[in-house]
């Protein structure tokens, strides 16, 4: 200097003028007027998860169906999330990804080639016997050699055999069991024994364990008006017990913003996070307010982009700035 990886911050500030909304205060019979405080994000987006809250299913039981998760430990209200590890895969590396239980319950699939693709199979070849002058033919044995293939019943060497084969032996690789060491554990390393080793795929059907009501603020509640009769599982079926009340519509008010919230500090922890103390109160519109102009400063002044019950995650879009690490080249 270039390329890459991971993480963090920020998303203009000050002043003036004008305008809009909400809360508080003063004033006005009221309308209104004045003062003051505040007023759209890091993702408000997606609606992929988990809750709070609300309503419904009359209650309970059994069966069926459907859905979700899947290594270990910790965190959390909870999660399919986060953090830290293990294993596997990708990358030169920093780092990233995982849809991480089971193939010895069963079924299915693995094109083509090849004799044969799972207790498969005999094409060429080799060996034995018989017939034959011979080429060759028949029967039996074989799977070491050759061929096909991604993969052909483990590899190398030796013994043995009619010829061969873990048939036997030695050394390896793989699998199973046991022991030792480290670790909370997943697991890792080493050793011993055994049989001789029959693939892969469950992001194929399936099996196992655990788990799961439904709908959602246009949920719902109250009041008033108007109108008028029904109703019983919000996955399905069965059984038992028990028992009730007004639908659809319109208007107004509530729900509606103090939250498992936010900021700072300390302690513990690798971390996620937990505990304690202190501080501040930071939009609630209802067809939709949260803005516009000017000046200066800073500078990136603009990108992605607008709240609608709310919170914790995940994913996606994006301008600028900074930190740490990896690789390459050059100089000292």
């Nucleotide at each position: 200097a270039a390329g890459g990886u991971a993480c963090a911050g920020u998303a203009g500030g000050u002043g003036a003028u004008u305008g809009c909304u909400u809360g508080g205060g003063u004033u006005u019979u009221a309308a209104g007027a004045c003062c003051u405080a505040a007023g759209a994000g890091g993702a408000a987006a997606g609606u992929c998860c988990g809750g709070g809250c609300u309503g419904c299913g009359a209650u309970g039981a059994a069966g069926c169906g459907a859905g979700g998760u899947u290594c270990c430990g910790u965190c959390u209200a909870a999660c399919g999330g986060a953090c830290g590890g293990c294993u596997g895969g990708g990358g030169u590396a920093a780092c990233c990804c995982a849809a991480g239980g089971g193939a010895u319950a069963g079924u299915g699939c693995a094109a083509c080639a090849g004799a044969g693709a799972g207790u498969a199979g005999a094409c060429a070849g080799c060996c034995u016997u018989u017939a034959g002058a011979g080429a060759u033919a028949a029967a039996g044995g074989u799977g070491a050699u050759g061929g096909u293939g991604a993969a052909a019943c483990g590899g190398u060497g030796g013994g043995g055999u009619a010829a061969g084969a873990g048939c036997c032996c030695a050394c390896c690789a793989g699998c199973u069991u046991c022991u030792u060491a480290a670790g909370c554990a997943a697991u890792u390393a080493a050793g011993a024994a055994g049989g001789c080793u029959a693939u892969g795929u469950a992001a194929a059907c399936c099996c196992a364990a655990c788990u799961u009501g439904c709908a959602g603020c246009a949920a719902g509640a109250a009041u008033g008006g108007a109108u008028u009769g029904g109703u019983u599982u919000u996955g399905c079926u069965u059984c038992a017990u028990a028992u009730u009340u007004u639908u659809a519509c319109c208007a107004u008010u509530c729900g509606c913003u103090a939250a498992a919230g936010c900021u700072u500090u300390a302690u513990a922890g690798c971390a996620a996070u937990a505990u304690a103390a202190a501080g501040a109160u930071u939009a609630g519109a209802u067809a939709a307010a949260u803005a516009a102009u000017c000046a200066c400063c800073c500078u990136u002044a603009g990108a992605c982009a607008g709240a609608a019950c709310u919170c914790g995650g995940c994913u996606u879009a994006u301008g600028c700035u900074g930190u740490a690490c990896c690789u390459u080249a050059u100089c000292u």
Bacterial RNase P class A, 332 nucleotides, folded computationally.
Rfam family: Bacterial RNase P class A. Rfam links the family to the GO terms tRNA processing, ribonuclease P activity and dimeric ribonuclease P complex.
The coordinates come from a structure-prediction model, not an experiment, and the mean pLDDT is 76.